[in-house]
RNA sequence: AGAGUUUGAUCCUGGCUCAGAAUGAACGCUGGCGGCGUGCUUAACACAUGCAAGUCGCACGAGAACUCUUCUGCUUGCAGAAGAUAGUAAAGUGGCGCACGGGUGAGUAACGCGUGGGUAAUCUACCUCCGAAUCGGGGAUAACCCGCCGAAAGGCGAGCUAAUACCGGAUAAUAUCCUUAAAACAUCCGUUUUUUGGAUCAAAGGUGGCCUCUACAUGUAAGCUACUGUUUGGAGAUGAGCCCGCGUACCAUUAGCUUGUUGGUAGGGUAAUGGCCUACCAAGGCUUCGAUGGUUAGCUGGUCUGAGAGGAUGAUCAGCCACACUGGAACUGACACACGGUCCAGACUCCUACGGGAGGCAGCAGUGAGGAAUUUUGCGCAAUGGGGGAAACCCUGACGCAGCAACGCCGCGUGAGUGAUGAAGGCCCUCGGGUCGUAAAGCUCUGUCGAGUGGGAAGAACUUGUUGGAUGCUAAUACCAUCCUUCACUGACGGUACCACUAAAGGAAGCACCGGCUAACUCCGUGCCAGCAGCCGCGGUAAUACGGAGGGUGCAAGCGUUAUUCGGAAUUAUUGGGCGUAAAGGGCGCGUAGGCGGUCUCUUAAGUCAGGUGUGAAAGCCCGGGGCUUAACCCCGGAAGUGCAUUUGAAACUAAGGGACUUGAGUAUGGGAGAGGGAAGUGGAAUUCCUGGUGUAGCGGUGAAAUGCGUAGAUAUCAGGAGGAACACCGGUGGCGAAGGCGACUUCCUGGACCAAUACUGACGCUGAGGCGCGAAGGCGUGGGGAGCAAACAGGAUUAGAUACCCUGGUAGUCCACGCAGUAAACGGUGAACACUAGGUGUAGCGGGUAUUGACCCCUGCUGUGCCGCAGCUAACGCAUUAAGUGUUCCGCCUGGGGAGUACGAUCGCAAGAUUAAAACUCAAAGGAAUUGACGGGGGCCCGCACAAGCGGUGGAGCAUGUGGUUUAAUUCGAUGAUACGCGAAGAACCUUACCAGGGCUGAACUACGUGGUAGUAGAGAAGCGAAAGUGGAUCGACCCUUCGGGGAGCCUCGAUAGGUGCUGCAUGGCUGUCGUCAGCUCGUGUCGUGAGAUGUUGGGUUAAGUCCCGCAACGAGCGCAACCCCUGUUGUUAGUUAUACGUGUCUAACGAGACUGCCGGUAUCAAACCGGAGGAAGGUGGGGAUGACGUCAAGUCAGCAUGGUCUUUAUGUCCUGGGCUACACACACGCUACAAUGGCUGGUACAAUAGGUUGCCACACCGCGAGGUGGAGCUAAUCCCUAAAGCCAGUCUCAGUUCGGAUUGCAGUCUGCAACUCGACUGCAUGAAGGUGGAGUUGCUAGUAACCGCGCGUCAGCAAUAGUGCGGUGAAUGCGUUCCCGGGCCUUGUACACACCGCCCGUCACAUCAUGGAAGUCGGUAACACCUGAAGUCGGUGACCUAACCGUAAGGAAGGAGCUGCCUAAGGUGGGACCGGUAACUGGGAUGAAGUCGUAACAAGGUA
Repeated sequence: AGAGUUUGAUCCUGGCUCAGAAUGAACGCUGGCGGCGUGCUUAACACAUGCAAGUCGCACGAGAACUCUUCUGCUUGCAGAAGAUAGUAAAGUGGCGCACGGGUGAGUAACGCGUGGGUAAUCUACCUCCGAAUCGGGGAUAACCCGCCGAAAGGCGAGCUAAUACCGGAUAAUAUCCUUAAAACAUCCGUUUUUUGGAUCAAAGGUGGCCUCUACAUGUAAGCUACUGUUUGGAGAUGAGCCCGCGUACCAUUAGCUUGUUGGUAGGGUAAUGGCCUACCAAGGCUUCGAUGGUUAGCUGGUCUGAGAGGAUGAUCAGCCACACUGGAACUGACACACGGUCCAGACUCCUACGGGAGGCAGCAGUGAGGAAUUUUGCGCAAUGGGGGAAACCCUGACGCAGCAACGCCGCGUGAGUGAUGAAGGCCCUCGGGUCGUAAAGCUCUGUCGAGUGGGAAGAACUUGUUGGAUGCUAAUACCAUCCUUCACUGACGGUACCACUAAAGGAAGCACCGGCUAACUCCGUGCCAGCAGCCGCGGUAAUACGGAGGGUGCAAGCGUUAUUCGGAAUUAUUGGGCGUAAAGGGCGCGUAGGCGGUCUCUUAAGUCAGGUGUGAAAGCCCGGGGCUUAACCCCGGAAGUGCAUUUGAAACUAAGGGACUUGAGUAUGGGAGAGGGAAGUGGAAUUCCUGGUGUAGCGGUGAAAUGCGUAGAUAUCAGGAGGAACACCGGUGGCGAAGGCGACUUCCUGGACCAAUACUGACGCUGAGGCGCGAAGGCGUGGGGAGCAAACAGGAUUAGAUACCCUGGUAGUCCACGCAGUAAACGGUGAACACUAGGUGUAGCGGGUAUUGACCCCUGCUGUGCCGCAGCUAACGCAUUAAGUGUUCCGCCUGGGGAGUACGAUCGCAAGAUUAAAACUCAAAGGAAUUGACGGGGGCCCGCACAAGCGGUGGAGCAUGUGGUUUAAUUCGAUGAUACGCGAAGAACCUUACCAGGGCUGAACUACGUGGUAGUAGAGAAGCGAAAGUGGAUCGACCCUUCGGGGAGCCUCGAUAGGUGCUGCAUGGCUGUCGUCAGCUCGUGUCGUGAGAUGUUGGGUUAAGUCCCGCAACGAGCGCAACCCCUGUUGUUAGUUAUACGUGUCUAACGAGACUGCCGGUAUCAAACCGGAGGAAGGUGGGGAUGACGUCAAGUCAGCAUGGUCUUUAUGUCCUGGGCUACACACACGCUACAAUGGCUGGUACAAUAGGUUGCCACACCGCGAGGUGGAGCUAAUCCCUAAAGCCAGUCUCAGUUCGGAUUGCAGUCUGCAACUCGACUGCAUGAAGGUGGAGUUGCUAGUAACCGCGCGUCAGCAAUAGUGCGGUGAAUGCGUUCCCGGGCCUUGUACACACCGCCCGUCACAUCAUGGAAGUCGGUAACACCUGAAGUCGGUGACCUAACCGUAAGGAAGGAGCUGCCUAAGGUGGGACCGGUAACUGGGAUGAAGUCGUAACAAGGUA
């Protein structure tokens, strides 16, 4: 620091996803040790049990028992007494503590917290320091004892007793209050100090010691003394209360809230200010700088992340707050409205004798429940800290430790060295080898951790006692108190850390991943199955993506997964984004708040800047140092803490205040332009209608028609009239307006802009959230109007349908007036204002200059409106002084697509609807611009037997062949639009043959390698059996080389192995078809573009051609075209077997020549080229062939061959016999023969070429009607073997199913062949079918071509050949032309296509699933309101009842209290509403899915833009 993912590719926008770090985590697999930390995030759910707050006898009274000892009585084991236990335990009064410590985060959006201040508005027990004092009395009460009630908890009554408990009294101040006077300070009220007078308020003792003085005279008491306590005052420290500035979540689909509310006066209350409370008075207070309401949440230091700014978070540790079963309340106290206190109400649990009671783990352990999930009912007060105490000491689940848990961080180990035959084994393999791998084994070492044995710390210092010393008190060197000092005592952890020794490599490695991102690859299995997946995506028989294995990579006592946070994400953009087309400019204006604002000057100092001070707790982070062996961890010091407050200064800028200025803005004057707006009036053309005239059969309408109108007189035409609406020409990227919008003419009213020149005001300005107004078409309301047009509707057409497009009609509406509505692709898809930044050229308005008689022309200024264009900007397209450039100010808006501009709510509206505006769910894209293709029922140019013009066919018949289908035991297989179908097959009777039935063979019918062997051996093979294969074995019987040793070939045996026309042409090679013999397809360098790409290759001509020329940011080149090659046409030379009677020639086969737009004329850019001509055998590639660019169709072929993989191996192999591939209702395709007279038949007669031939071609002769047969010459071929047929000349037939046609069938034969039954060809005789020129449609051909005619060859024993492929003979017609059909090429255009139009894609319906809205209702929650009831309790009232302390000549009083009562009030009840949520018959749309149904709306002019 980035990466993957939209596309065929590209750039951009934009989302999704990943790599990092982290966690109080959980889960899966695995697990050696130690250190330091951490451990209910969920149910503030319920809790059994134990412990967590007591202590003090130096405040006080009282005071056991068990047991032991002694004694007495004696019924010898009982009773009693004394002493010890013991002034002990337990309990009580009293003091202090219990408000700390510990837990939790429910509530709280708040002065709760943070930060900084204030308290002149306050309190503070214990502690420290400084003063003063501690006098003298009184009455009770618990414990105890007695009685009583109760199950218990507990309570009542009577009787004693003490205090540092309680209560008076005295004294008292610099305390408090009132009052007089003065000073200082001040932040308003005031505060502080001094001063005059008055009033009020205290106390408690305890312990130790000593007798100098007094009393009793041992020693005590008074007293003294020390310590401690008590009272009062001041100061401090600490802690707390209250107040204020600033900061502190989300929702406006929460916009208004408030009656103690806001303020005042008086009073009450509090430690203290204050509506905190009460009475009265006033009507205020808060709020768009977000009140009120709702939702969520403890806040902070910090923690995690991040470069930072930020974002998220608030476990452990620390500070603050709140809470303690839920709600309310007060008491005590220095402090509480109190976690382990009280009272009341409620819920729950427990006990109960049913009367009544008890309880509160969000303390530590622990239990249940909930949950993915979180520990021991441990040890100790040794340390640190806390409470009490004079102290010892006691208490302390605070704390210190231990236990459990890989939960986290850190450290260590699981060995080190050597070791190649690179062992065995696994895996892979191209079979050569590679890899695990120096890894192992083996050898030599070491000893961390663990195990065992032994030793063994620091944490300990107080206190207390003791030794010594000092000081104070004192008469005292005793004693006591304080201080210093010596020694002793005290350890939960724990026999722990640590150390030493012993043995021993021994006990100690896993997890995830390996398609890309992302480091790491192979085999097997599976076969869109099973499965994986964070995103893209893998899997349909060769999966580096699934599962396993081998290997590898990463981390490591852990590794992965899941969840969450930040990051990456500049993807909310302050740092640091955008809005023409990607999401995004409000439809337009006026204008409020707000924000921003021209020049000069003075002042202030709020912002700003600089310095100082205080604070910013500690811990943490960072830096330095130190301690544990290191680290984590801990300790010390520093820095930082960007903040707040305060203070001193500066004055440039902003601000505030004062003064001035004119350039921004405005006003006045004079002009001209304009469909600017409103109202009234006027005009002509046209349509329609009405009346009348003329006139007759049609009109109208369309692609074509029909509906419609018309003989009741239409259309047409003339005249007159009515009525409504709109204003031709001018008219123009002309004008005006803020936008919507505005178009005949005249008048009236009225807004704005512009130009020119001067004068005036003096910043008066810009923008503009809310607000107000305007706002096309369509729509709504009321009332008019209605000619034309025209939703709806009707009819006619079209169509598969046609609720459309087309036609005929036609109502709302369109028009007017007044209201409403408030939206548009309201668009320049571009908010407003200002400034700056090259130009060129139009146009509209108004000026200036020059010139002119004048109008023009020309130059120039301002304003508006267009086009082109530089810099710059932009993803590109494009924008470009009218910016989308460069800047400033203000407003609006955007943050992936869909759901959705939808639901709900609210506001507005008569309604339609508008405005505001989500979520669940779902996808990994959606999108912009540009590129290359492809496509278009887009355009332009061009070509082709493509059409047209012609000639002949096919489609109808019969037959032949092929295919489909059907049949069959099998009818083997493949080819299937063009580009399969007389195709593979240039030959299926057996063979072929792959198919079927049956019979056989199993290491094989066949190939190749290695080991061993081989002489009557290899091989040939009769009879017999058998359908054959086979069996059988009489009989015959070998080869090559040799250095003579042997080797080779053959055969036998053994081992690896063969074989397969089985599958996959979608794993392949090779070959082929097709587009297409179409003219295209590319590259290098350069240039342009961010890039894909473009250019070249486009353009103007020309050509058969990307053929050539010219031009051009291109210049060249390659594969194609052409040419080179072959045949043919003319000719020359050479040679020549044959041919000929012979020569030449023809001919054969070799080498040449010739043709190149070369020449002439014309056209053309005087280029390419085209047209015409000459010459020539041939003229513009002369004719024909071979030759097939880059590529397309996963085209065809695994059955021609080759080949990967897979399947099979007594069979899917192999050998044989027979059958089948030849079937036959039918359909299609290529053909042959015909239908006849341009013909058939008979007779005569003429002329070829290519080819082939010894297993052959076969002359000739004879035989046969003939196919053919028998003899047999020649020829290994220019030598021999070979024939033409149409044609021509005669004759006959005479238009008919015929003397046409020949199918079919019968008989008789010939030939080939082991064999013609299935199933050959041919011959003869006989038979003589359909068929009379062929529907829609379709096909070939442009010249030696079509058509007609015959001949040869290959395959082959023979033949299905009418096929295929060649050869020659005779030998036409037509082509105006490119509109149309088909195919193709180039350029251009549109595109939502790229599997590329056989594309893409929309909506209803049907089915399934999911989330969601509405809904009669129904269930629950929350916070209020009204009324009722009203516990406990404070306060107030009352207090006839009760009462020890004080007063009191004793009656009573003062004071207090019970009780009663009033206000307030928790919980509860009733009621009507509000809000939120759950659920619901039914219902609405939405999303997704699978090969459903119906159409074809959109993308091309998408077929109606």